[in-house]
A computed fold for a 96-nucleotide RNA from an Actinomycetota bacterium, annotated as Glycine riboswitch aptamer. Of the family's consensus pairs, 90% are formed in the model. Model confidence (mean pLDDT): 75 of 100. Lineage of the source: Bacteria > Bacillati > Actinomycetota. It was read from a public genome assembly, where an Rfam model found it. Its Rfam family is "Glycine riboswitch aptamer". Gene Ontology term of the family: glycine biosynthetic process. Rfam describes the family as follows. This family represents the bacterial glycine riboswitch.
RNA sequence: AGCACCCGUGCGGGAGAGUCCUGUCGCAGCCAGCGACGGGCGCCGAAGGAGCAACCCCCCGCCAACCUCUCAGGCACCGUGGACCGCGCGGGCUGG
Numbered sequence: 001a002g003c004a005c006c007c008g009u010g011c012g013g014g015a016g017a018g019u020c021c022u023g024u025c026g027c028a029g030c031c032a033g034c035g036a037c038g039g040g041c042g043c044c045g046a047a048g049g050a051g052c053a054a055c056c057c058c059c060c061g062c063c064a065a066c067c068u069c070u071c072a073g074g075c076a077c078c079g080u081g082g083a084c085c086g087c088g089c090g091g092g093c094u095g096g
Base pairs, nucleotide, nucleotide: 005092006091007090008089009088010087011086012085013084018041020040021039022038023037024036025035026034027033042075043074044073048071049069050068051067056061
């Protein structure tokens, strides 16, 4: 100096699951529909959170996820969020 690794950051990609029933209000208008805010039931898991295996220890315990649970969050379109992935930038540490 640079590679791997870690942290941050910019751009790009990024899934799943009901526009089911119902109340109130509004738009509109009387066929019905749309929107907002609630209630009910059902469902999803890839923010976050929680739980656990082997190994180690061999008493206690330690210990992971895209596995499990769904507290939270989410379930028409749009938008937001989004684990994780790609490219770039900044910083850090250590082995060679």